[in-house]
RNA sequence: UGGGGGAUAGUUCAACGGCAGAACAGUGGCCUCUGAAGUCAUUAAUCUUGGUUCGAAUCCAGGUCCCCCAG
Numbered sequence: 001u002g003g004g005g006g007a008u009a010g011u012u013c014a015a016c017g018g019c020a021g022a023a024c025a026g027u028g029g030c031c032u033c034u035g036a037a038g039u040c041a042u043u044a045a046u047c048u049u050g051g052u053u054c055g056a057a058u059c060c061a062g063g064u065c066c067c068c069c070a071g
Base pairs, nucleotide, nucleotide: 001070002069003068004067005066006065007064010024011023012022013021018054026042027041028040029039030038047063048062049061050060051059
C1' cells in the first nucleotide's frame, strides 16, 4: 500500500429488517455450623456520524480501532 474479516452487558458469545438473549461475573434473598457449593430473583450492552426503510444490531456510505492474507 492492496484485499478480506471483526467491534453487542464487566467477560465469552448469540440474534429472518420487527420485544436485544444466554453463560459466566456482580448484587440481594433462601439454604448451610460456614460458604467458594446448591437454589430463586435482579442490575447491566449494539464503536461513531450520516443515509435507506413504517421499522436498522442487521442493509448502504464515511470515520476510529483490532485481526488475517499478499507485497
A computed fold for a 71-nucleotide RNA from an Anaerolineae bacterium, annotated as transfer RNA. The prediction has a mean pLDDT of 81. The RNAcentral record of the sequence draws on ENA.